[in-house]
Molecule: transfer RNA
Organism: Chlorobi bacterium OLB7
């Protein structure tokens, strides 16, 4: 230094297959229940979709740069 994967709630992931509603598991906090703790069950908060630009009426999705992390070439 080139090629390719990845980056979405705290945590591990999905959403891109047609560009429009931001999600699920665990985990938090409140309430049910229980003489209480556990489980279970209701309901709730929690997002710059790594970043910055550009396209578009409208971007996690598309272009384009960059930042990290992996992995394989090369020197």
């Nucleotide at each position: 230094g080139g090629g390719c994967c990845c980056g979405u709630a705290g945590c591990u992931c999905a959403g891109u297959u047609u560009g429009g509603g931001a999600g699920a598991g665990c985990g938090c906090u409140a309430g049910a229940a229980u003489c209480g703790c556990a489980c279970u069950c209701u309901a709730g908060a929690g997002g710059u979709c790594g970043u910055c630009g550009g396209u578009u009426c409208g971007a996690u999705c598309c272009c384009g740069a960059u930042c990290g992390g992996g992995u394989c070439c090369a020197c």